[in-house]
Context: one part of a larger RNA
RNA sequence: UGACGGGGACCCGCACAAGCGGUGGAGCAUGUGGUUUAAUUCGAAGCAACGCGAAGAACCUUACCAAAACUUGACAUCCCUCUGACAGGCCGUGUAAAGCGGAGUUCCUUCGGGACAGAGGAGACAGGUGGUGCAUGGUUGUCGUCAGCUCGUGUCGUGAGAUGUUGGGUUAAGUCCCGCAACGAGCGCAACCCUUAUUUUUAGUAGCCAGCGGGGAAAGCCGGGCACUCUAAGGAGACUGCCGUGGAUAACACGGAGGAAGGUGGGGAUGACGUCAAAUCAUCAUGCCCCUUAUGUUUUGGGCUACACACGUGCUACAAUGGCUGAAACAGAGUGAAGCGAACCCGCGAGGGGGAGCAAAGCACAAAAAAACAGUCCCAGUUCGGAUUGCGGUCUGCAACUCGACCGCAUGAAGUCGGAAUCGCUAGUAAUCGCGGAUCAGAAUGCCGCGGUGAAUACGCUCCCGGGUCUUGUACA
Repeated sequence: UGACGGGGACCCGCACAAGCGGUGGAGCAUGUGGUUUAAUUCGAAGCAACGCGAAGAACCUUACCAAAACUUGACAUCCCUCUGACAGGCCGUGUAAAGCGGAGUUCCUUCGGGACAGAGGAGACAGGUGGUGCAUGGUUGUCGUCAGCUCGUGUCGUGAGAUGUUGGGUUAAGUCCCGCAACGAGCGCAACCCUUAUUUUUAGUAGCCAGCGGGGAAAGCCGGGCACUCUAAGGAGACUGCCGUGGAUAACACGGAGGAAGGUGGGGAUGACGUCAAAUCAUCAUGCCCCUUAUGUUUUGGGCUACACACGUGCUACAAUGGCUGAAACAGAGUGAAGCGAACCCGCGAGGGGGAGCAAAGCACAAAAAAACAGUCCCAGUUCGGAUUGCGGUCUGCAACUCGACCGCAUGAAGUCGGAAUCGCUAGUAAUCGCGGAUCAGAAUGCCGCGGUGAAUACGCUCCCGGGUCUUGUACA
C1' cells in the first nucleotide's frame, strides 16, 4: 500500500421490512444430471451453466453411430501427356443411395494454337467441428451504470509511498460549495444521441360531414376542403428560471405559483482502471502438436426425440372475481412477391375450390381478447380440469414408422391451492388479456416486440445479502 475481520462509524440498493403474485405438490412442455445405447455429437457448471450456443434436429442441418464407397480428393493454385467437349438427360451395375461402366453431344482461330472441360501421371499441396481458451487475437459475461480509477508538476518521506482523492456540508453521482501544500489535468458521472408526454409552423392520394353540394339501404362512396385527428420535417418548451422558509450570504433542501410536464419528467442506447489463468480453438482468425487410402470426402439408414430416477425454467389447472352458450364493442406494433391472399362456394372442422386487390398510410394477413350485455350451471372431482388412449381425417414436404403440426368423434388421469425452503415486482409497474415478428417448406408453452384492463404497499434501517467512503487490528500478500 492492499486484502481480510462473526472490529467501529456513515451511506446506498425490491437487500430487509410493508404488500401483491408466484416457484417448491399435479399433468404436460423444455433444458440439464444420471443411466442406457452401435451412437444417444460437442460446448456451457454457484451468483454470472441448466426454454444457454440452437432466430426453430423427419432427410438436409449433423459435427455422432452402422454399412457402402473415393484417394491430388467435395474446395484452391501450379506442371506434363492425351481427349474434344464437360454437365444435365438416357442405358447397365449396385437391396438403397453415393459410386462404377457405356452410348451421345463444343466455341474461337492467322490452322501453330487458344478458351473451357474431362481423363491419366508426378508431386508440391488441399482438407480436419482433431488437441491445447492454461500459447493467443477478436468477441462476451460479471462485479456494476457501482462511483470510482489515475496522471503531470510541486511538497513531504532514506524508501516502499503519501499528499492531491482526506476534512465540514450536499448530491443519483470524486455532483457541487467551503476549507486545506497543493495547483491543474485525463478516463469515468452528467450533458450532447434516440424515443415518449404538450404545443406551433410547413405539407396533405390516410382522416373529416367539421361547413357546402351530390348520392344511396348503408359506407368519405363522389365533388370539394386541410379545420380537426393523424402522418413527418423544422421550431418552442423545464432552466431550481420565479416567490417564500431553512442553510454559512454558499452548494443545496423543503414548500408554493405558473405549467402538458418540476427538480435527472418516463424509457432506451451508452459499461472507467481493473477482477475472475471467467467463457469461447465448434462463429471467425491464429501459434504449436496430431491425422494424411484417413481424425479427410461422399452416400443410405439410424441417432441427437432413449427412461427406474434427480434438479432448473416454463405452460395449463385445481374453479363461481368462474366454466359454457348466444348476440355484440374498442388497439398498437408489424409482415407480405418462389409472398400476403379478400368476396363467394363446399366442409361440423383442420382445410379445399376460387382468384379480386396489393412491392402496400392504398390491398391482404386481421377475428383483437379480456371487458360490458343476456341466458345457463349451483359447489360436485362437477357443464371444473384437460393428460392419456382409440378411430377417422387435413396440411407441409421426395418422404411424417422411428420422429411433425392441426381438426372431428369418443375416452376422460393426476389435480380441491401445495412441507422445509425460495423467486419477481415501487406505477401505467405487478397481475391479467390478447396481437405481431425473427428463425422457418412444415414444426413455440421459448425468444424479441406491441398494445388493452389495471392494483396493493413502503412505518422504517434493528436484522439477512451485496456495494461505496473513512477509520482500526492483523502470525496474510